[in-house]
Small-subunit ribosomal RNA from an uncultured prokaryote, 1500 nucleotides, folded computationally. The prediction has a mean pLDDT of 86.
RNA sequence: AGAGUUUGAUCCUGGCUCAGAUUGAACGCUGGCGGUAUGCUUAACACAUGCAAGUCGAACGGAAACGAUGGUAGCUUGCUACCAGGCGUCAAGUGGCGGACGGGUGAGUAAUGCUUGGGAAUAUGCCUUAUGGUGGGGGACAACAGUUGGAAACGACUGCUAAUACCGCAUAACGUCUACGGACCAAAGGGGGGGAUCUUCGGACCUCUCGCCAUUUGAUUAGCCCAAGUGAGAUUAGCUAGUUGGUAAGGUAAAGGCUUACCAAGGCGACGAUCUCUAGCUGGUUUGAGAGGAUGAUCAGCCACACUGGGACUGAGACACGGCCCAGACUCCUACGGGAGGCAGCAGUGGGGAAUAUUGCACAAUGGGCGAAAGCCUGAUGCAGCCAUGCCGCGUGUGUGAAGAAGGCCUUCGGGUUGUAAAGCACUUUCAGCGAGGAGGAAAGGGGUGUAUUUAAUAAAUGCACUCUGUGACGUUACUCGCAGAAGAAGCACCGGCUAACUUCGUGCCAGCAGCCGCGGUAAUACGAGGGGUGCAAGCGUUAAUCGGAAUUACUGGGCGUAAAGCGCGCGUAGGCGGCCUGAUAAGUUGGAUGUGAAAGCCCUGGGCUCAACCUAGGAACUGCAUUCAAAACUGUCAGGCUAGAGUAUGGUAGAGGAUAGUGGAAUUUCCUGUGUAGCGGUGAAAUGCGUAGAUAUAGGAAGGAACACCAGUGGCGAAGGCGACACUCUGGACCAAAACUGACGCUGAGGUGCGAAAGCGUGGGGAGCAAACAGGAUUAGAUACCCUGGUAGUCCACGCCGUAAACGAUGUCUACUAGCCGUUGGGAGACUUGAUCUCUUAGUGGCGCAGCUAACGCGAUAAGUAGACCGCCUGGGGAGUACGGUCGCAAGAUUAAAACUCAAAUGAAUUGACGGGGGCCCGCACAAGCGGUGGAGCAUGUGGUUUAAUUCGAAGCAACGCGAAGAACCUUACCCGCUCUUGACAUCCAGUGAACGAUUCAGAGAUGAAUUGGUGCCUUCGGGAACACUGAGACAGGUGCUGCAUGGCUGUCGUCAGCUCGUGUUGUGAAAUGUUGGGUUAAGUCCCGUAACGAGCGCAACCCUCGCCAUUAGUUGCCAGCAUUUAGUUGGGGACUCUAAGGAGACUGCCGGUGACAAACCGGAGGAAGGCGGGGACGACGUCAAGUCAUCAUGGCCCUUACGAGUAGGGCUACACACGUGCUACAAUGGCAUGUACAAAGGGUUGCCAAGCCGCGAGGUGGAGCUAAUCCCAUAAAACGUUUCGUAGUCCGGAUUGGAGUCUGCAACUCGACUCCAUGAAGUCGGAAUCGCUAGUAAUCGUGAAUCAGAAUGUCACGGUGAAUACGUUCCCGGGCCUUGUACACACCGCCCGUCACACCAUGGGAGUGGGUUGCUCCAGAAGUAGAUAGCUUAACCUUCGGGAGGGCGUUUACCACGGAGUGAUUCAUGACUGGGGUGAAGUCGUAACAAGGUAACC
Repeated sequence: AGAGUUUGAUCCUGGCUCAGAUUGAACGCUGGCGGUAUGCUUAACACAUGCAAGUCGAACGGAAACGAUGGUAGCUUGCUACCAGGCGUCAAGUGGCGGACGGGUGAGUAAUGCUUGGGAAUAUGCCUUAUGGUGGGGGACAACAGUUGGAAACGACUGCUAAUACCGCAUAACGUCUACGGACCAAAGGGGGGGAUCUUCGGACCUCUCGCCAUUUGAUUAGCCCAAGUGAGAUUAGCUAGUUGGUAAGGUAAAGGCUUACCAAGGCGACGAUCUCUAGCUGGUUUGAGAGGAUGAUCAGCCACACUGGGACUGAGACACGGCCCAGACUCCUACGGGAGGCAGCAGUGGGGAAUAUUGCACAAUGGGCGAAAGCCUGAUGCAGCCAUGCCGCGUGUGUGAAGAAGGCCUUCGGGUUGUAAAGCACUUUCAGCGAGGAGGAAAGGGGUGUAUUUAAUAAAUGCACUCUGUGACGUUACUCGCAGAAGAAGCACCGGCUAACUUCGUGCCAGCAGCCGCGGUAAUACGAGGGGUGCAAGCGUUAAUCGGAAUUACUGGGCGUAAAGCGCGCGUAGGCGGCCUGAUAAGUUGGAUGUGAAAGCCCUGGGCUCAACCUAGGAACUGCAUUCAAAACUGUCAGGCUAGAGUAUGGUAGAGGAUAGUGGAAUUUCCUGUGUAGCGGUGAAAUGCGUAGAUAUAGGAAGGAACACCAGUGGCGAAGGCGACACUCUGGACCAAAACUGACGCUGAGGUGCGAAAGCGUGGGGAGCAAACAGGAUUAGAUACCCUGGUAGUCCACGCCGUAAACGAUGUCUACUAGCCGUUGGGAGACUUGAUCUCUUAGUGGCGCAGCUAACGCGAUAAGUAGACCGCCUGGGGAGUACGGUCGCAAGAUUAAAACUCAAAUGAAUUGACGGGGGCCCGCACAAGCGGUGGAGCAUGUGGUUUAAUUCGAAGCAACGCGAAGAACCUUACCCGCUCUUGACAUCCAGUGAACGAUUCAGAGAUGAAUUGGUGCCUUCGGGAACACUGAGACAGGUGCUGCAUGGCUGUCGUCAGCUCGUGUUGUGAAAUGUUGGGUUAAGUCCCGUAACGAGCGCAACCCUCGCCAUUAGUUGCCAGCAUUUAGUUGGGGACUCUAAGGAGACUGCCGGUGACAAACCGGAGGAAGGCGGGGACGACGUCAAGUCAUCAUGGCCCUUACGAGUAGGGCUACACACGUGCUACAAUGGCAUGUACAAAGGGUUGCCAAGCCGCGAGGUGGAGCUAAUCCCAUAAAACGUUUCGUAGUCCGGAUUGGAGUCUGCAACUCGACUCCAUGAAGUCGGAAUCGCUAGUAAUCGUGAAUCAGAAUGUCACGGUGAAUACGUUCCCGGGCCUUGUACACACCGCCCGUCACACCAUGGGAGUGGGUUGCUCCAGAAGUAGAUAGCUUAACCUUCGGGAGGGCGUUUACCACGGAGUGAUUCAUGACUGGGGUGAAGUCGUAACAAGGUAACC
């Protein structure tokens, strides 16, 4: 410090997620030791049991228990009983002090709290300072004794008694009160020691000490007040009646409405009152660079609470955790009458919960209470126990060790890896274990001696010094030493990317994983396991939570044209901000000083535990607050001035600025009249509609309403909405000129208020045209639409509402500054050449553009630049601008405005493609123009379907379907049925035997089996070997079994279309662009020109083959002009010709003219066999279709192995209601039949082609010559041409079908061949919608040959013969290329995507209501308690005139008040038949709204 994730890719915006740190944690797996710290976050739920606050006999009366001593008695001579408060001590009691501390918890509390800093009107036990005092009396009550009630708790009565308990009296100030005269107020004694004197022998007295009383000083602690700070919600906006203040009184320790009476009407609040929800606050903790954020366990400070609510008492202090009273709930005891209790103290129990410990030891230390002290008490505390809960430290060994062991795993089978790892060898012994030793935490306290103080004192007491004694829970302490032995001690998570770390097997969208993206559908580095590796380590992961990353709430430190985001526009209140000069002040500001900011913590430097964690000392810091001193620049405030901002007055200018009431013409419509006759109107085409009752058209007249052509303009005006005929009236604003006046009067603007298109609403008018709704006609599968004919609200006016729009420049208002150029509107100035001129300036309004800005697009003085002031708004998408609540509205609705839930995206700009029922240009038998077909018939053939035991398999739009198959009777053959074989039909290896190989017989459908028999080979180093066959065992063979979506190779297709790319450079943040676009041209990215591009590659073309002309060479088997010879190029001969086959030549826009840009090129012409690529072929760029093929072949993986392999016989692939494709033959006269005559090319042939001759009507047979082929054969070419006949008919057309008879091939023609002859003679008379081929030697037509092949073409491939028609042209259909445009598409339009309905699930709103919680108001009621009153009852101390009084108590009553009750509101939670929308779901239904001109542009 960043990373992953939206896209085909890019840059932004933006969310989600991850890596870090942390925790009082929990869970899973695992677990050696020690130190140290922490340990109910949930039920402030309920609690059994024990303990947690007592102490003082030196305050008191005393003596229940225990002990010692003494005595008495009994005797069992060491026990029992009794006596002695005389002693140590001490139960219960009186009294004092302490139980207000310590310990726990966080329910309540948003301020009666806390934090920081101040303040005045207070109290303060013990402690401390100082002064003074401590005299003299009195009456009781416990205990105790007796009687008595009760189950108990606990009482009642009578009697006795002490005090540091209680009460008077005296004394009384430096105290309190005061009317300044005065008045009033206290006490308690206890203990130690003692020389003289006195004594009732107790003491007095003296002294010391501890107490007591009054006042006082200080400290400590506590109470009160003020300021600032300290959560959320405005869908809580008004709250308040003791409320705010005053006077008086009361009350308190103390100020105060704290309380009461009276008076006044105040007080708080947008700087957030009141209400609701949540919450103890802080030092700190955690995170962060910081600013901040989150948090408030342990430790420390403050507060609050103690079962719930209320109350007071006592006291220095409480309204009191282990006190009291009352009420309530709960629990327990009970004799039913009544009582007892409060773990949020320490342990512990139940419960709740994911979850949190021992009913431990000790007061040894520290601290607290009491005490004179010893001491006692202390679940505070110190320790121990439990828990890996955290932090820190240590260990689980070290060195050596290659045969790189074994085993595991992987493997390309060679090896690699685990791995120096192990074993082995040599060492060490921390920790744990055993044994032994052994600090420190201890200071006190007590005894003694000395000395000092005090004293009358050598006593006592106290201080100091020395000395003796003596106290440890922890504790088997820490620590040290010895012993033994590698001995007892490693796991967890992860390994697709982020993120370090990879392979095998299993599984097969299953099981599962997952923090995000995402893995898994048969080759998973992502699931599970193994091996290996990586990370951390006594822990490791997961979950939860906080901060960080997140500049993702932005103070530091963000934004708002299009991504979320500028209010529709003004005016203006509060607020914020504000021109120049001078003076004053000192609030802000700046600096210094002082106080405070507790300690701990963090940080720094030391020190102590072996180190560290931890502990400890000092420092710094605590960024704050307060007081004070100083400064005066800036801001503020006050005062005085100025004119540049702003405004006023003066003179002009332009304008659809606004309002009222008028006027005008054109047009539409309606009505009237005339002319006139059959249509009009409307559309893509029609129809509805109007019209013979006279329309439309035309002429004249009239009526009525609405809108204002031309001018008219990126022109004008207005704040925006908006404003358009003309003129009057009223009226707002702007601009210009000059510079008279005011003197900062300004800008912005939360609330507020006004204006505000269209539509809509209310009332009343008006209504020509247009026109929601509605009706009809069309269109359509439907058409509640688009189109047409009608047509009502409405549109218009007046008044009143509504208050919204894509109210847009998607750009808030104001101010200043920052290059230019060109228009245009209004005004002013200047110049001259006086103009339709030029220059300057100012206010608007437009187009380009520099810098700059921007994600880019773009903006660019009219900023989206550079700055300032103020306001508004945004924080992922959906849910949702929705629900609820409030406000407004007549309503429609507007405004304000969430949450649950859900997704990992949603969005912006730009890029490359693809696509468009977008555009432009161009091409192609693409259309058009033609010729001939298919689709109808019969047959052939292939396919689908059906059938079947099987009808083997594949191919599926073009680009499957006479395709694989260049040829299924058996074979082929893969299919079916039956019968057989199992190392196999085929390959290699091993062992044994035998040559191999035949032949015969029998069984069988055959494979096969059985029997018989012939046969002894080749090489040799004589051992044997090679080939072949058989037998045996195992490795293995075999598979046309699966996967073409694991593959290679091959092929189809776009397409013989003209494209597809690269290097360097340049542009852009980038994807990318440029080049390759543009102007021409071409069949062509062919070429030329231009050009930030320059070059290059694969394609195009050419090079190759063939045909077309010529010449050269060569003439056999080919040819024959001339010469001979002949039936015959037969022979002699010839190379001239044809032909054959080698190598050449020729054609290049080369020449001429025109066009073009002086180019490329095009058009025409000449010459030429051929002319602009001469015809044809081979040749197929980058790529697309997961195109086709595992059945040509090869091949990974999977599967079968007496079978999914192999053999064999028969059957099937040939089936047949039907559908489709491709063909053949026809339907006839351009023809059929018959007869005669002529002319090819290219092929094939020895398992072959087969001549002549003879036989057969024929297929064919016979025959055997020739030919390994320019020689022989197949082999007569046919259309054509000549001559007959047929005469438009189901025919002399057509030939299917069927019967009969044959031929050939073949082991075999039944299923199932071809051909021949005789007979038969079906459909069919030119073919619906639709559709195919072809542009010249082509179509059409005619025959010929070949491959395959025993035989079997209407198919395929090839060959020649005859031989046309048409093309104006590119509007349209199809396909393609280039440029451009739009896009929400990118598995790319066979795309994407919307809504209803149906089903399932989820959360949520409404809902008659129902049930809880909290709370306001009005009443009732009133325990305990306090205060007041008191005429009832009662009463020790004091007074008394002895009657009583003062004072007190009980009771009664009044006020206040808790619990409780009633009524009525508010608010919140839960629930509710039914219901509304929303979200999410597998391949549901209906349509097709949006994205392209999305097929009616879209949207508000």